Annotation
The RNA shown here (SAM riboswitch aptamer (S box leader)) has 101 nucleotides and comes from a Chloroflexota bacterium. Lineage of the source: Bacteria > Bacillati > Chloroflexota. Of the family's consensus pairs, 97% are formed in the model.

């Protein structure tokens, strides 16, 4: 890389450097010089690991540690199926944890 299992309508920014792009891919819409990416500090949010009690699983606490996140439902749709034609489920894509490898 690449597989497996979970999840993804919630939640949570400010400041410094930087200086034109970002929102994975394609369409669409959007965000940006009232400052994008990125990288620093420092805040926070959540709760996979981890811890604590308990246990057969579900579940409960907690937040010190490892990771994630802090526009917009995974931003919206892309295939499939159903139907009142606008939606509804379902998938695949891709993100993220945990193990495998």
């Nucleotide at each position: 890389a690449u597989c497996u299992u979970a999840u993804c309508c919630a939640g949570a920014g400010c400041a410094g450097u930087g200086g034109a792009g970002g929102g994975a891919c394609c369409g669409g819409c959007c965000c940006g010089a009232u400052g994008a990416a990125a990288c620093u500090g420092c805040a926070g949010c959540a709760a996979c690991c981890c811890c604590c009690a308990a246990u057969u699983c579900a579940g409960g606490g907690a937040a010190a540690g490892g990771u994630g996140c802090u526009a917009a439902u995974u931003c919206c749709g892309g295939c499939a199926g159903c139907c009142a034609c606008g939606g509804c489920u379902g998938a695949a894509c891709g993100a993220u944890a945990a193990g495998a490898g």